[in-house]
Molecule: c-di-GMP-I riboswitch aptamer
Organism: soil metagenome
RNA sequence: AACAGGCAAACCCGUCGCGAGGCGGGGGCGCAAAGUCACGGGGCUCGACGGAGCCGGCCGGGCUGCCGAA
Numbered sequence: 001a002a003c004a005g006g007c008a009a010a011c012c013c014g015u016c017g018c019g020a021g022g023c024g025g026g027g028g029c030g031c032a033a034a035g036u037c038a039c040g041g042g043g044c045u046c047g048a049c050g051g052a053g054c055c056g057g058c059c060g061g062g063c064u065g066c067c068g069a070a
Stems, first nucleotide, its partner, number of pairs: 006031002011026006029057001035063003039060003042055005
C1' cells in the first nucleotide's frame, strides 16, 4: 500500500445544564488512534472573590487497539 472495518466536524431536530457543553437521531468536514485518561500546558463557562466546572477533533504525556511489505 491493500483487506476488514471504525470514529464522526459544521449544521438541523429533540433533550439535560445558569453556561461552557453533554446525550440521542439525522448529517459528513475530516481522523492511523478523531480509542481512553482532565496529569501538565492552553482555550472556554459560572462567580464579587475564594473557587467550581466544560473542552481529549488545540498541544504534550500515560494506558490500550486494527492491519501488516515493515